Background: Model confidence (mean pLDDT): 83 of 100. Transfer RNA from an uncultured Lachnospiraceae bacterium, 72 nucleotides, folded computationally. It was read from a public genome assembly.
RNA sequence: AGGAGCGUAGUUCAGUGGUAGAGCGCCUGUCUGAUAUGCAGGAAACCGGCGGUUCGAAUCCGCCCGUUCCUA
Numbered sequence: 001a002g003g004a005g006c007g008u009a010g011u012u013c014a015g016u017g018g019u020a021g022a023g024c025g026c027c028u029g030u031c032u033g034a035u036a037u038g039c040a041g042g043a044a045a046c047c048g049g050c051g052g053u054u055c056g057a058a059u060c061c062g063c064c065c066g067u068u069c070c071u072a
Base pairs, nucleotide, nucleotide: 001071002070003069004068005067006066007065010024011023012022013021018055026042027041028040029039030038048064049063050062051061052060
C1' cells in the first nucleotide's frame, strides 16, 4: 500500500428490510435455620461513527474509526 472477516445488554452470542432476543451474570420476590438449586418477576443494547438508498435499515451501499488475518 492492497484485500478479507468482525464490531449488537456487564459478558458470550443470535437476529440478513417491518419498532432487537437468548445463555451466563445483576436486582426483587418466593423457597431455606442459612446458602445453593428451582420457580415468578424486573433492570440493562436507539445495534462503532457519519452520510446515502428505501414508505421503512442492526440488516443494503459509500466513507471513516477500532480489531483480527492475508498479500506485498